[in-house]
Overview:
Bacterial large signal recognition particle RNA from a Thermomicrobiales bacterium, 264 nucleotides, folded computationally. It was read from a public genome assembly, where an Rfam model found it.

């Protein structure tokens, strides 16, 4: 240096989670890179960290280690979306209180405030309405068992004459109507009446005393309650940013490192 067996070593690898802690089964990311068995209420190990087995490859573009570079993951900020949960604060909406600041309204044709009276309000009695009932006026109305007259017939009587009495008429009782001018009695959810007593507080008006304010509608201030939930407070979920963020990191890249045995 070269050829030929062999052995270490590889035969994907990485994140987050779990775990005391490595590893794997399961997610995920990259990528093509052996097979069978065990494995998430977990399965094997112990800092030399899967375990059994079995197969290819094998000392060098393939093993091993630094560097760089860097998909991608995880924590941490920051901001925007989205949608959530709370109402102590700020502002918003309504209802009420307040004192009298603004508008406006009333006041010298005279305000608070006092003071007489008279209303309102109870209540008697009176007048008059309205309702009911009776009296009076009116029509009708009794076959007999209401009245008056009683033709015609019946009865007594020698005659004069008298009795009883049906029908008709009239006149009524009771019942059916009519009218309602009037009188009686009696009622009330009855009246711009009269009239007497009564009257606590509110109202209104006359009058008198007083001399200038009142009152509280609207809005504003201030306060109490309630309602919504923009502002805020909290979390969450998805993108982004972080040459002034942490970490881990496949694949690339680049440089070094690394065996035995024989033959020529």
């Nucleotide at each position: 240096u070269c050829g030929u067996g062999c052995u270490a070593g590889a035969c994907g690898g990485g994140g987050a989670g779990u775990u005391a802690g490595c590893g794997g089964u399961g997610c995920c990311c990259u990528g093509c890179a052996c097979c069978c068995g065990c494995a998430a209420u977990c399965c094997g190990c112990u800092a030399c960290a899967g375990c059994g087995g079995g197969g290819u490859u094998g000392a060098a573009u393939u093993c091993c280690c630094u560097u760089u570079c860097u998909a991608g993951g995880u924590c941490c900020g920051g901001c925007a979306u989205u949608g959530u949960g709370g109402g102590a604060c700020u502002g918003c909406u309504g209802u009420g209180g307040u004192g009298g600041c603004g508008c406006g309204g009333u006041g010298u044709u005279g305000a608070a405030a006092g003071c007489c009276g008279a209303g309102u309000c109870c209540u008697g009695c009176g007048c008059g309405g309205c309702g009911a009932g009776g009296c009076a006026c009116u029509g009708u109305g009794a076959a007999c068992c209401a009245g008056g007259u009683c033709a015609g017939g019946a009865c007594c009587g020698g005659a004069a004459g008298g009795u009883a009495g049906c029908a008709g008429c009239c006149u009524u009782a009771a019942g059916c109507g009519g009218a309602c001018c009037g009188c009686c009695u009696u009622g009330g959810g009855u009246g711009a009446c009269g009239u007497g007593g009564g009257g606590u507080c509110g109202c209104u008006c006359c009058g008198c005393u007083g001399g200038a304010g009142c009152a509280a509608g609207c809005g504003a201030g201030c306060u109490a309650c309630a309602g919504a939930a923009a502002g805020c407070c909290g979390g969450a979920a998805u993108g982004u940013c972080g040459a002034u963020g942490a970490u881990c990191g496949a694949a690339a890249a680049a440089g070094g490192g690394u065996g035995c045995a024989c033959g020529g």

Its Rfam family is "Bacterial large signal recognition particle RNA". The family is grouped with related families in Rfam's "SRP clan". Gene Ontology terms of the family: signal recognition particle, plasma membrane targeting and SRP-dependent cotranslational protein targeting to membrane, signal sequence recognition. Rfam classes the family as a non-coding RNA gene. Its mean pLDDT, the model's own confidence on a scale to 100, is 78.